RNA sequence: GGAGUCGGCCGGGCAGUCGCUCUUGCGGCCCAGUCGCAGGGGAGGAAAGUCCGGGCUCCGCAGGGCAGGGUGCCAGGUAACGCCUGGGGGGCGCGAGUCCACGGAAAGUGCCACAGAAAAAAUACCGCCUAACUUCGCCUUCGGCGGAGCGGUAAGGGUGAAAUGGUGCGGUAAGAGCGCACCGCGCCGGCGGUAACGCCGGUGGCAGGGUAAACCCCACCCGGAGCAAGACCAAAUAGGGAAACGCGCGGCUUCGUGCCGCAACGUGCGGCCCGCACGUGUUUCCGGGUAGGUUGCUUGAGGUGCGCGGCGACGCGCAUCCCAGAUGAAUGGCUGUCCCCGACAGAACCCGGCUUACAGGCCGGCUCCCACC
Numbered sequence: 001g002g003a004g005u006c007g008g009c010c011g012g013g014c015a016g017u018c019g020c021u022c023u024u025g026c027g028g029c030c031c032a033g034u035c036g037c038a039g040g041g042g043a044g045g046a047a048a049g050u051c052c053g054g055g056c057u058c059c060g061c062a063g064g065g066c067a068g069g070g071u072g073c074c075a076g077g078u079a080a081c082g083c084c085u086g087g088g089g090g091g092c093g094c095g096a097g098u099c100c101a102c103g104g105a106a107a108g109u110g111c112c113a114c115a116g117a118a119a120a121a122a123u124a125c126c127g128c129c130u131a132a133c134u135u136c137g138c139c140u141u142c143g144g145c146g147g148a149g150c151g152g153u154a155a156g157g158g159u160g161a162a163a164u165g166g167u168g169c170g171g172u173a174a175g176a177g178c179g180c181a182c183c184g185c186g187c188c189g190g191c192g193g194u195a196a197c198g199c200c201g202g203u204g205g206c207a208g209g210g211u212a213a214a215c216c217c218c219a220c221c222c223g224g225a226g227c228a229a230g231a232c233c234a235a236a237u238a239g240g241g242a243a244a245c246g247c248g249c250g251g252c253u254u255c256g257u258g259c260c261g262c263a264a265c266g267u268g269c270g271g272c273c274c275g276c277a278c279g280u281g282u283u284u285c286c287g288g289g290u291a292g293g294u295u296g297c298u299u300g301a302g303g304u305g306c307g308c309g310g311c312g313a314c315g316c317g318c319a320u321c322c323c324a325g326a327u328g329a330a331u332g333g334c335u336g337u338c339c340c341c342g343a344c345a346g347a348a349c350c351c352g353g354c355u356u357a358c359a360g361g362c363c364g365g366c367u368c369c370c371a372c373c
C1' cells in the first nucleotide's frame, strides 16, 4: 500500500424568534381550576415487527397427573428467556473468522417422488464365472473342448439425493471382511477434562440405508388474560328498589295497590277508519351502571464515573445524576450561518432480548498478500 474479518460509536451543528406539552417557584382571579411572569425537561438506535422472556394487574389454583405447547451438545451468566458468554463436535475459509434445530433411527409405526432389477430383510437388468451337479455334441486313451440347464457373484456398468463400510494387497472358477494392513465404526479398559468430549491401548470382521422443524421415545420448562389490565369519583335519560301523597268501573284474590276484563288517554304499525301491540300519576331518597373525569404513569433488574473479582457474559462496592409522560394525543414552524446537504423512521404500562429497516461518517482489534528498511 492492497484485500478481508470482527467489534464499538455518531446519526446534521450553532444562534435568534414564534408556538405545543409536562413541571418547579411567585403572583392575580368568578382559586375545582385558569391566566401571567421567571426557570427546568421534552423520542430512537431501532421508539418498528409484536417473535420470545420477565415485572406489574385481575381471575383461577392443596398437591399430583392427563391433554396441549415449547426447548434440546456441555458449563456458566441472568429476574427470566428460544437471549448472552466461554468451551466441545461438525461444515466452509490459506487465515482472522463464520455457519449449525447439535438428544434418541439395534422401542415401535410411517414415509423415501422420478428413475431403477431392487428403497429395506430383500433383490441379479447389463456384465463376470462355469470349479461342483445334470445333460447334449465333437475329438475320442483314463480324459479334453464347446453348448445348454441348475447355479454362483454386489468386483465393474447403469438408475438415483441415497444401493448394505472405504482404499490397497492377497485370495478365488468369478467374486466376496473370505483373509490381512491402514482408515472408519461398535464394545471394553486406562489417562486428561467439572462436563460436552479428546487421546492412547485392546478387542469384534462389522452387528440390517436415510428421514424425528414425520408420528413417537427421553429429559427439562410452561395456569389464563392483559394498562381497552385494574382501582376510585360520578351527570342527563331510561330502567331497578324504598317512602309519602294521589287515583275510573267491575271481578278474582295466595291479600302482594298482585292478577284479569272493560273504558279513557298516549305511542307504534306512512295518513284516516277498523284492528293489533305496548305503556299509564307526582315528589323525595337509595344502590348498580353509561358518558365524562382521576389514578395506574414512570425512581428503574435505571444512567454515568471509579475501584475490585471473573478469560468472558456478568457480579459486588463507593460516589454522583433524575433524564418525555401525551390521551384527538405535545416534541414543530420560520430566519441566519456552517458543513461532507442529512438515511431508516415517531414513545403510549415498564424492562431484558431477538429480528427487520437504515444516506453518510468516525474509531479500534485481528488476518492474508505485496513492496521497502
Base pairs, nucleotide, nucleotide: 001369002368003367004366005365006364007363008362009361010360012338013337014336015335016334017333018332020042021041022040023039024038025037026036027035028034029033044344048355049354051353052352053351054350055349056226057225058224059223068222069221070220071219072218073087074086075085076084077083088102089100090099091098092097103217104216108215109214110211111210112209125157126156127153128152129151133149134148135147136146137145138144139143165183166182167181168180169179170178184206185204186203187202188201189200190199191198192197230295231294232293233292240286241285242284243283244282245281248262249261250260251259252258264280265279266278267277268276269275302321303320304319305318306317307316308315309314339342
Predicted 3D model of a 373-nucleotide RNA (Bacterial RNase P class A) from Candidatus Thiosymbion sp.
Taxonomically the source falls in Candidatus Thiosymbion (Bacteria, Pseudomonadota, Gammaproteobacteria, Chromatiales).
The gene name in the source record is rnpB.
The RNAcentral record of the sequence draws on ENA.
The prediction has a mean pLDDT of 76.
Its Rfam family is "Bacterial RNase P class A". Rfam's curators write: Ribonuclease P (RNase P) is a ubiquitous endoribonuclease, found in archaea, bacteria and eukarya as well as chloroplasts and mitochondria.